Context: one part of a larger RNA
RNA sequence: CGUAGGAAGAUUGAGGGGCGUCAUCUCCAGUACGAGAGGACCGAGAUGGCUGAACCGCUGGUGUGCCAGUUGGCCUGCCUGGGCCACAGCUGGAUAGCUAUGUUCAGAAGGGAUAAGCGCUGAAGGCAUCUAAGCGCGAAGCCGCACCCAAGAUGAGUCUUCCCAUCACUUUGUGUGAUCAAGAUCCCAGGAAGAAGACCUGGUCGAUAGACGACACGUGGACGCCUGGUAACAGGUGGAGCGAAGUCGCCCUAAUGAUCGUACGG
Numbered sequence: 001c002g003u004a005g006g007a008a009g010a011u012u013g014a015g016g017g018g019c020g021u022c023a024u025c026u027c028c029a030g031u032a033c034g035a036g037a038g039g040a041c042c043g044a045g046a047u048g049g050c051u052g053a054a055c056c057g058c059u060g061g062u063g064u065g066c067c068a069g070u071u072g073g074c075c076u077g078c079c080u081g082g083g084c085c086a087c088a089g090c091u092g093g094a095u096a097g098c099u100a101u102g103u104u105c106a107g108a109a110g111g112g113a114u115a116a117g118c119g120c121u122g123a124a125g126g127c128a129u130c131u132a133a134g135c136g137c138g139a140a141g142c143c144g145c146a147c148c149c150a151a152g153a154u155g156a157g158u159c160u161u162c163c164c165a166u167c168a169c170u171u172u173g174u175g176u177g178a179u180c181a182a183g184a185u186c187c188c189a190g191g192a193a194g195a196a197g198a199c200c201u202g203g204u205c206g207a208u209a210g211a212c213g214a215c216a217c218g219u220g221g222a223c224g225c226c227u228g229g230u231a232a233c234a235g236g237u238g239g240a241g242c243g244a245a246g247u248c249g250c251c252c253u254a255a256u257g258a259u260c261g262u263a264c265g266g
Stems, first nucleotide, its partner, number of pairs: 001152001005163007015149003021049007033038001050107006059100004066093005071086006111143002117137004164265001165179005183260004187203005208254003212249004217243003224237005
């Protein structure tokens, strides 16, 4: 820009894309077959490999602004307590998120037309012949089924809902001017969305982010004081103190402000 008014939401599916896998075991059955040795077809079920997708409840990983321990040093005048540097100093754990080696699911069944092949009926050619007319079966392949995208499918589809007037001036002209609908955008607060656009949530009629509170969860028993011990240290106060991304609550802070969009539609 188009989709013959303007919007919001939900859809159909023309068309396109991806996938398409392999093995083992059990039953059938030690059956058919075979002198024996051996040992099936068909059909039914289970498991595993490989590949793919999604997810983080479990098992783990990571987690450089979480907690604790600790070495050497510097600083805080000293002690105590802290801060900082040394690969994040080293070490032990670890929330959210992201993850696989973790979990779940799928690569299925059934259908249609066929290939090689196997047939039925059957002439030319009194026979024979799967073929010449006609009919049937038959593959991991083809088309569909299932999954994903999808109406710029210009053949532009469908459904539901929403919206479309006032005022002023007028030389009364099919005049001039000003506002405005549903809704949308810029902008702003942000995001389990993201290279930028885009997408999603919210913008005071508000829980969008931060702060704060509570909780969850992590660490693992803070400082100070008291008690015991000569002391190192231990115990009590006290599952303490401290905490990131989590959940809920709460308008304290910040979501200011601006624009587009119209007249019932060839």
A computed fold for a 266-nucleotide part of an RNA from Tengunoibacter tsumagoiensis, annotated as large-subunit ribosomal RNA, domain VI. The coordinates come from a structure-prediction model, not an experiment, and the mean pLDDT is 87. The organism belongs to Tengunoibacter, within Bacteria. It matches the Rfam family "Bacterial large subunit ribosomal RNA".